[in-house]
Background: A computed fold for a 73-nucleotide RNA from a Planctomycetota bacterium, annotated as transfer RNA.
RNA sequence: UUGGAUAGAGCUCAAUGGAAAGAGCGCAGGACUUAAGAUCCUGGAGUUGCGGGUUCGAAUCCCGCUAUCCCAA
Numbered sequence: 001u002u003g004g005a006u007a008g009a010g011c012u013c014a015a016u017g018g019a020a021a022g023a024g025c026g027c028a029g030g031a032c033u034u035a036a037g038a039u040c041c042u043g044g045a046g047u048u049g050c051g052g053g054u055u056c057g058a059a060u061c062c063c064g065c066u067a068u069c070c071c072a073a
Stems, first nucleotide, its partner, number of pairs: 001072001003070005010025004018056001027043005049065005
C1' cells in the first nucleotide's frame, strides 16, 4: 500500500429495518449463615467507535473517517 474482518453495559455476547437496545458473568444493597461461600430478591451501569446519507422508522442498509486484528505485497 491492496483486500477482508471487528467496534454495542466493567467483561463475553444476543437482538430479521419496527414497542422501552437485552442476557450471562462481574459490581452494589438486602434475605439466609456464627462468618464466608452457594442460593434467592432488588438495583445501578449503553447517547450501539465518530460523522453523514437512505427510510415513516437504523445497532442493523449505504458512504467517509478512526482504532484493532488477519491475509498478500
RNAcentral holds the sequence, with entries from ENA. Its Rfam family is "tRNA". Rfam classes the family as a transfer RNA. Rfam describes the family as follows. Transfer RNA (tRNA) molecules are approximately 80 nucleotides in length.